[in-house]
RNA sequence: GGGGCCUUAGCUCAGUUGGCUAGAGCGCCACACUGGCAGUGUGGAGGCCACCGGUUCGAAUCCGGUAGGCUCCA
Numbered sequence: 001g002g003g004g005c006c007u008u009a010g011c012u013c014a015g016u017u018g019g020c021u022a023g024a025g026c027g028c029c030a031c032a033c034u035g036g037c038a039g040u041g042u043g044g045a046g047g048c049c050a051c052c053g054g055u056u057c058g059a060a061u062c063c064g065g066u067a068g069g070c071u072c073c074a
Stems, first nucleotide, its partner, number of pairs: 001073007010026004019057001028044006050066005
C1' cells in the first nucleotide's frame, strides 16, 4: 500500500425479508422474603444501533465515505 471481517445498554452478545415501542444474560437501583449478610423473587433506570452522507413512504438492517479494531497478501 491492497483485500476481507467487525463496531448495538456499563460488560458479553442476539436482532429473521427493510416495517408495530430495539432485546437477552451479567452488572446497577428500589422493594419483598431474612435478625443481618449472601441468595432468591418482583419492579425499574440505562441506547445519537461508531461517525458523516445517500437510497427509500420507511434504515440497526441496503449503498458510499471516515474513524477504530482483528486478520490475510505484499
Description:
A computed fold for a 74-nucleotide RNA from a Saprospiraceae bacterium, annotated as transfer RNA. Its mean pLDDT, the model's own confidence on a scale to 100, is 81. The source organism's lineage runs through Bacteria, Bacteroidota, Saprospiria, Saprospirales and Saprospiraceae.